Context: one part of a larger RNA
RNA sequence: CACCGCCCGUCAAGUGAUGGGAGUUGGGAGUACCCGAAGUCGGAUUGCUAACUUGUAAAAGAAGCGUCUGCCGACGGUAAGCCCGAUGACUGGCACUAAGUCGUAACAAGGUAGCCGUAGGGGAACCUGCGGCUGGAUCACCUCCUU
Numbered sequence: 001c002a003c004c005g006c007c008c009g010u011c012a013a014g015u016g017a018u019g020g021g022a023g024u025u026g027g028g029a030g031u032a033c034c035c036g037a038a039g040u041c042g043g044a045u046u047g048c049u050a051a052c053u054u055g056u057a058a059a060a061g062a063a064g065c066g067u068c069u070g071c072c073g074a075c076g077g078u079a080a081g082c083c084c085g086a087u088g089a090c091u092g093g094c095a096c097u098a099a100g101u102c103g104u105a106a107c108a109a110g111g112u113a114g115c116c117g118u119a120g121g122g123g124a125a126c127c128u129g130c131g132g133c134u135g136g137a138u139c140a141c142c143u144c145c146u147u
Base pairs, nucleotide, nucleotide: 003110005107008103009102011100013097014096015095016094018092019091020090023087024086025085026084027083028082031079032078033077034076039072041070042069043068044067045066047065048064049063052061053060054059113134114133115132116131117130118129119128120127121126
């Protein structure tokens, strides 16, 4: 490469990451309850005992062992949730990809000026109503500036 220009959206194809998602699954920290080993501590003790004390002795006391029991208590179990991850039929948009489809919305007054907000509608870009803006062309007038 200059209107045989530029350019918008739906649809179709491919790729990538991502949101939702009945659920499935792994991990983590805690809560409530159940169970309750070892062990310390507390209580009881009809059992046992060389060391200490008293006693001539018998024996008694103290202490220890054992047994029973209470509190605490690891592991384990139950329940409802919390946090993090994986996966998940289906589903939503996003980004990208020379030469696909449908139209032509925007850029010139882009052929209905455009845009913003809002509501309704529509294969799609969009259309229509209401309000607003000029970052609208054209025409006329006014004000200002320059010559």
This is a predicted structure of a 147-nucleotide part of an RNA (small-subunit ribosomal RNA, 3' minor domain) from a Phycisphaerae bacterium. Its mean pLDDT, the model's own confidence on a scale to 100, is 81. It was read from a public genome assembly. Its Rfam family is "Bacterial small subunit ribosomal RNA".